[in-house]
RNA sequence: GCGGGCAUAGUUUAGGGGUCAAACGUCAGCUUCCCAAGCUGAAGUCUCGGGUUCGAUUCCCGAUGCCCGCU
Numbered sequence: 001g002c003g004g005g006c007a008u009a010g011u012u013u014a015g016g017g018g019u020c021a022a023a024c025g026u027c028a029g030c031u032u033c034c035c036a037a038g039c040u041g042a043a044g045u046c047u048c049g050g051g052u053u054c055g056a057u058u059c060c061c062g063a064u065g066c067c068c069g070c071u
């Protein structure tokens, strides 16, 4: 330098055009003499900039970061 893949909650991963989901974690409540465990509830997410579309996390282009291959 060229090509390919990946980027979603604090973490690990689903979802591939119609208000993003689960597990673990965090917080609150219940239970308990207390803690842990258990039960209930809550908060918290689409890497960034454009384009297409009535509508984009999803499709297209570019940027950034990480990984792989070639030279």
Base pairs, nucleotide, nucleotide: 001070002069003068004067005066006065007064010024011023012022013021018054026042027041028040029039030038047063048062049061050060051059
The RNA shown here (transfer RNA) has 71 nucleotides and comes from a Spirochaetota bacterium. RNAcentral holds the sequence, with entries from ENA. Taxonomically the source falls in Spirochaetota (Bacteria, Pseudomonadati). Its Rfam family is "tRNA". The family's RNA type in Rfam is transfer RNA. The coordinates come from a structure-prediction model, not an experiment, and the mean pLDDT is 83.